[in-house]
C1' cells in the first nucleotide's frame, strides 16, 4: 500500500518546544502570531485486540498492556433515492481506526 468484517451523532487538555499555515481530497465553512497544525511530556477519553473477572452462554464488568483519540457530527457538501428548483430525512462512495488475511 491491498483485500475482508467491524465502528464512526457521545467522549476526553494542560505544559514546553518550534514558528505558518492547517482541518485527507474539491467547494464551502471554520481554527490560527491571543501561536493553530506539528512534536515532546504528563493527564485523560474509548474499549478494538490482548489480560483479568462474572456468566452454560449470549453477553457484562474491569483498565495494569498494544494501538487509536482528545475544535467543530467523519465539520458541512460532493454520488443516488426521496423531495417541489429545495430544506429536512435515508442510502452509497470516499475517508478514519481497529483485527485478520496474502
Nucleotide at each position: 500500500g491491498a483485500u475482508u468484517u467491524a465502528u464512526a451523532a457521545a467522549g476526553a487538555a494542560g505544559u514546553g518546544g518550534u514558528g505558518a499555515g492547517a482541518g485527507a481530497c474539491a467547494g464551502g465553512c471554520u481554527c490560527u502570531g491571543c501561536g493553530a497544525c506539528c512534536c515532546a511530556c504528563u493527564g485523560g477519553c474509548a474499549a478494538c485486540c490482548a489480560u483479568c473477572a462474572a456468566g452454560c452462554g449470549a453477553u457484562u464488568g474491569a483498565a495494569c498492556g498494544g494501538u487509536g483519540c482528545u475544535a467543530a457530527g467523519u465539520c458541512c457538501u460532493g454520488c443516488c433515492c426521496c423531495a417541489a428548483u429545495g430544506a429536512a430525512g435515508g442510502g452509497a462512495a470516499a475517508u478514519a481506526u481497529a483485527a485478520a488475511u496474502a

Notes:
The RNA shown here (SAM riboswitch aptamer (S box leader)) has 102 nucleotides. It was read from a public genome assembly, where an Rfam model found it. The model forms 97% of the base pairs in the Rfam consensus. The coordinates come from a structure-prediction model, not an experiment, and the mean pLDDT is 86.